About this RNA: This is a predicted complex of two RNAs, RNase P RNA and transfer RNA, with 433 nucleotides together. Its mean pLDDT, the model's own confidence on a scale to 100, is 76. Rfam match: Bacterial RNase P class A. It is annotated as a ribozyme. Its family is annotated with tRNA processing, ribonuclease P activity and dimeric ribonuclease P complex in the Gene Ontology.
RNA sequence: AGUGGUAAUGACUUCAUCGCCUUCGGAAAUUCCGGGGGAGGAAAGUCCGGACAGCGCAGGGCAUUCUGCUUCCUAACGGGAAGGGGUCUCUUAGGGGAUUACAGCAAGUGCAACAGAAAGUAUACCGCCCCUUAUGGGGUAAGGGUGAAAUGGUGGGGUAAGAGCCCACCGGUCCUGGUGGUGACAUCGGGAGCCAGGUAAACCUCAGAAGCUGAAAGGCCAAAUAAACCGGUGCUUGAGGGCGGCCCGUCCAAUACCGGAGGGUAGGCUGAUUGAGGCGACUCGUGAGAGCCGUCCCAGAUAAAUGAUGAAGGUCCCUUUAAGGGAUAACAGAAUCCGGCUUAUGAUUUAUCACUUAAA
RNA sequence: GGACCCGUAGCUUAAAUGGAAAAGUUCCUGGCUUCGAACCAGGUAGAUGCAGGUUCAAAUCCUGCCGGGUUCU
Numbered sequence: 001a002g003u004g005g006u007a008a009u010g011a012c013u014u015c016a017u018c019g020c021c022u023u024c025g026g027a028a029a030u031u032c033c034g035g036g037g038g039a040g041g042a043a044a045g046u047c048c049g050g051a052c053a054g055c056g057c058a059g060g061g062c063a064u065u066c067u068g069c070u071u072c073c074u075a076a077c078g079g080g081a082a083g084g085g086g087u088c089u090c091u092u093a094g095g096g097g098a099u100u101a102c103a104g105c106a107a108g109u110g111c112a113a114c115a116g117a118a119a120g121u122a123u124a125c126c127g128c129c130c131c132u133u134a135u136g137g138g139g140u141a142a143g144g145g146u147g148a149a150a151u152g153g154u155g156g157g158g159u160a161a162g163a164g165c166c167c168a169c170c171g172g173u174c175c176u177g178g179u180g181g182u183g184a185c186a187u188c189g190g191g192a193g194c195c196a197g198g199u200a201a202a203c204c205u206c207a208g209a210a211g212c213u214g215a216a217a218g219g220c221c222a223a224a225u226a227a228a229c230c231g232g233u234g235c236u237u238g239a240g241g242g243c244g245g246c247c248c249g250u251c252c253a254a255u256a257c258c259g260g261a262g263g264g265u266a267g268g269c270u271g272a273u274u275g276a277g278g279c280g281a282c283u284c285g286u287g288a289g290a291g292c293c294g295u296c297c298c299a300g301a302u303a304a305a306u307g308a309u310g311a312a313g314g315u316c317c318c319u320u321u322a323a324g325g326g327a328u329a330a331c332a333g334a335a336u337c338c339g340g341c342u343u344a345u346g347a348u349u350u351a352u353c354a355c356u357u358a359a360a
Numbered sequence: 361g362g363a364c365c366c367g368u369a370g371c372u373u374a375a376a377u378g379g380a381a382a383a384g385u386u387c388c389u390g391g392c393u394u395c396g397a398a399c400c401a402g403g404u405a406g407a408u409g410c411a412g413g414u415u416c417a418a419a420u421c422c423u424g425c426c427g428g429g430u431u432c433u
Stems, first nucleotide, its partner, number of pairs: 001356008012313007020038008040331001044342002047340005052214004059248004064210005069083005084102001085100006103205002108203002110199002125144002127140005152170006171195002173192008218270004229260005240252003277296004282291003314328006361432007370385004379416001387403005409425005
């Protein structure tokens, strides 16, 4: 210098004409005229959390699901910020960077193919030691071997040979005290040979949280109606329902409940867009954020509008003396609303990593 | 708009609560036949939708995507 990966950035602006949706005003009115507004950073996936709405909510028990270091932010969260610990990596050894679903296996239960003597209170294949003529019997876990994983490491004592069997140092665990920190934790001591393997994105334990449903929620108006027919159950000895997973308990309960076949209607308004709202300044905070002031109103369709063309400017690329030519793309498109997460995404720019080439 | 389920050879299905993927059919070769089908014998190849994580070990457990399907006024 080039190419590629990853992460961030970014998502062109103004005007005119024609067309579409919506809203306001006017008109001799289902059409016309005039004014205003009209997609996104993810509108996506529907993965979390809320607002809102309906139903439920005397009480008790059992299940179910989710979360899991600390403090803080927040309406809330499984989200975010700042930290702690672990792992990996670089280092000039002071530290820096990346990453992390990170409670408990020292509560209990389970699991570990093959290999191996043995996969957890079990065991001895080779080896070592003792007894024995040999066969065989006993001791051992130093060494070898198997495995993803084999009972803490080094040295000494000890012993027939050995072993935390004992001792010193180191490492870990548990108990305990001081200091610093809001805390996770850090650091400095004391004690116990205690050495306890892995797995909880295995059952489970502990702590915390969760009532169920979801705008096709719900409310109003209009229209229509078959409270008929068939089968079953039940009518105080009570089916069924409130009660959404279950049980107890409690309350309601007869023009009833469940199933079958079939008939009618299937339009409109609302919910619905002023909101944890957008933008800007100031203050506080390491930060996520908070407070306060000013200013603005910014889609609301209902089978679903949001488009096309032209001009000017901006940005980028190519050639070049001025100047000219070209591109303006990607992912994608609202449907009750909001806060996050995840995924998709062209050009430019920034950071970082890998490879190639050239020079020093 | 909401909710739920599924994904394994070309096709149809297996695989207990993790231990290394099995069968039928398809395909190929030979036999039988005048030739083919059927039949008989033998053989090979072929897959866990994708990516990441947990674990010694993943079709299976967890997370995120992709594709397909079912259902609700």